Molecule: RNase P RNA; transfer RNA
Organism: Desulfobulbales bacterium
């Protein structure tokens, strides 16, 4: 100097004027005036987990759903951290739905002899035959060929040719020893190989799961046609207890369900102090935790406010006589009960750490 | 705001692991003097998009994109 990996941050600023929503004061609860506050890192997708609220506390079984290396973290999680195994990269580093295929079932198109109780097209070898090139019978699976995948791999011995037939190494299985909290790792010995792939196919194993959602729910107000039809019921009991079925249990002694039609869709609370934010100190490799101190309180609208204009500065582009001039309105987007995550979108920048190549000293 | 569902030629759609049926429409040809009818042929470089699982994905999984439906109270 060039290329790359990882992590973190900003994401227009200031002032004036005119508007919008809310709060406080004044005032008569109005109007007006004065003062103050007013979107995000994702407010998004609604994909997970919770808080909160309600459902005559949710008992058992079947079904269903979710998760899936280990150990931690957390209120909890399908999230995060560290580590293990596997894969990729020269490397920094990255990816990983990563339980079970010797419980069972299914599937593996085409090609190929054969796709899972193995088998033999070409070939190789032996025997027989004979018209001397084939044919028939048998052996074999080393070589060729097919395929995504061919029944341990590779080398040597061995053989008629071959073959775990035998041996070394590697892989696999089983056992033992050592290390680690654990996933797992290392070593030794034995076995001649039995066990193709697929579980984001059914399934099996382990763990977890009651349902619904702020249009939850509580209160006030307003309104009337407490109308019509069908079905099921009234002690032989419909229906309900907000996931499907069964049992159990409770409510229910008369209504219930669906459809058609009608009325009304206003207000208050829930709702902004909470698993709260920031800084310092301490513990931990880390996610994170502990309290101690200090400090802060930071939108609450309801068809929905958070905007517009101007000036200067910043940024970007073009031009330049290097003084400046002109232009761009300048990423994604935008609260709706609230938190913790994940995922997705994001113009332009800034900072830190690390790796590789090249050059110079 | 919450809940649920669906995306396959231009349109309606079948297929739900083995390489995209069918109908209408459209284009070309034949028949006809011409048009229609009828007959024949063609028409999806890929199933809304991007990743993943698998030998193989429209189909299975994940994440996005687009569209559609439902909802309170009284009686």
């Nucleotide at each position: 100097g060039g290329g790359a990996g990882c992590g973190g941050g900003c994401g227009g600023g200031u002032a004036a004027u005119c508007g919008c929503u809310c709060c406080g004061g004044u005032u008569u609860c109005a109007u007006g005036c004065c003062g103050g506050a007013g979107a995000g890192g994702a407010a998004a997708g609604u994909c997970c987990g919770a808080a909160c609220u309600c459902c005559g506390c949710a008992g058992g079984g079947c079904a269903g759903g979710a998760u899936g290396g280990u150990u931690c973290g957390u209120a909890a999680c399908g999230c995060g951290a560290a580590c293990u195994g596997g894969g990729g990269g020269c490397g920094a580093c990255c990816c990983u739905a990563a339980g079970g295929a010797a419980a069972g079932u299914g599937c593996c198109a085409c090609a190929g002899a054969a796709a899972a109780c193995a088998u033999a097209c070409c070939g190789c070898c032996g025997c027989g035959u004979c018209u001397c090139g084939g044919c028939g019978c048998g052996g074999u699976a080393a070589g060729g060929g097919u395929g995504a995948a061919a029944a341990g791999g590779c080398g040597a011995g061995g053989u008629a040719a071959g073959a775990g037939c035998u041996c070394a190494c590697c892989g696999c299985u089983u056992g033992c020893c050592g290390g680690g909290u654990g996933a797992c790792c290392g070593g030794c010995a034995a076995g001649g190989c039995a066990c193709g792939g697929u579980a984001a196919a059914c399934c099996c194993c382990a763990u977890c799961c009651g349902g619904a959602g702020c249009a939850a729910g509580a209160c006030c107000a307003a309104a009337u046609a407490g109308g019509g039809a069908a079905g099921c019921g009234u002690u032989c009991g419909a229906g309900g207890g907000c996931u499907g079925c069964c049992c159990g249990u409770c409510c229910g002694a008369a209504g219930c369900u669906u459809c058609c039609g009608g009325g009304u869709a206003g207000g208050u609370c829930g709702c902004a102090c909470g698993a709260g934010g920031u800084g310092c100190c301490g513990g931990g490799c880390g996610a994170c935790c502990g309290g101690g101190c200090a400090u802060c309180c930071a939108a609450g609208a309801u068809a929905a406010a958070u905007g517009a204009u101007u000036a200067c500065c910043g940024c970007c582009g073009c031009c330049u006589u290097c003084g400046g001039g002109c232009g761009g309105a300048c990423a994604c987007a935008g609260a709706a009960u609230u938190c913790g995550g994940c995922u997705u979108a994001u113009a332009g920048c800034c900072c830190g750490c690390u790796c590789c190549c090249u050059c110079u000293u | 705001u919450g809940g649920g569902g669906c995306g396959u030629c231009g349109u309606c759609a079948a297929g739900c692991g083995g390489u995209a049926a069918g109908a209408c429409a459209c284009a070309g040809g034949a028949u006809u003097u011409u048009g229609g009818u009828u007959c024949c042929u063609g028409c999806a470089u890929u199933c809304g998009g991007a990743g993943g699982u698998u030998c193989g994905a429209a189909u299975c999984c994940u994440c996005c994109c687009g569209c559609c439906c439902c909802a309170g109270c009284c009686a």